The prediction has a mean pLDDT of 78. This is a predicted structure of a 102-nucleotide RNA (THF (Tetrahydrofolate) riboswitch aptamer) from a Halanaerobiales bacterium. Its Rfam family is "THF (Tetrahydrofolate) riboswitch aptamer". From the family's description: Tetrahydrofolate (THF) riboswitch was first reported for Ames et al. as an RNA motif in 5' untranslated (5'-UTR)regions of folate transport and biosynthesis genes in Firmicutes genomes. The sequence was found by an Rfam model in a public genome assembly. Of the family's consensus pairs, 90% are formed in the model.

């Protein structure tokens, strides 16, 4: 030189522990900020912040009590719920750069 490879934030299950069912939180959409393969830069990928729309399903037992409903509790339900683990799988854009092979 030429060909191959390898690594990144993350996202999916699962487990564990939490939260919110008095509705947060998760998701949309502006807007601004951070981090982000080994280094530089970087978003249509992520986090964070604020605003703005939209929005939930339910068991069982108690005690009151005509129901309905209230209060308390559940190893119990739900939540495209959080954080930590963990198995596979996916998994940088340029331009240097690292392996290996010719």
């Nucleotide at each position: 030189g030429a060909c191959a490879g390898a690594g990144u934030a993350g996202a999916u299950g699962c487990c564990u522990u939490g939260c919110g069912u008095u509705a947060a939180g998760u998701g949309c959409c502006u807007a601004a900020a951070g981090a982000u393969g080994g280094g530089a830069c970087g978003u249509c990928g992520c986090u964070u912040u604020a605003g703005g729309a939209c929005g939930a399903a339910a068991a069982c037992a108690u005690a009151u009590a005509g129901u309905a409903g209230u209060a308390a509790g559940u190893a119990a339900a739900c939540g495209g719920u959080a954080u930590g683990g963990u198995a596979a799988u996916c998994g940088c854009g340029u331009c240097c750069g690292c392996u290996g092979u010719c």